[in-house]
RNA sequence: GGGCGUGUAGCUCAGGGGUUAGAGCACCAUCCUUAUAAGAUGGGGGUCGGUGGUUCGAGCCCACCCACGCCCA
Repeated sequence: GGGCGUGUAGCUCAGGGGUUAGAGCACCAUCCUUAUAAGAUGGGGGUCGGUGGUUCGAGCCCACCCACGCCCA
């Protein structure tokens, strides 16, 4: 330098162009317990890597850029 893939919550990941962006774990509060853990209930937390574009409408499609991984040179 070229090709491919990945980028969504603190972590691991879902998410088919449309209705409020979700799950598990973690965190916080309450309950339970002598206390802790486990368990139950509730809660906080995301400008979906960035900038443009397509579209009535984009996390999802397109282009470029950035970061990371793999391959080729």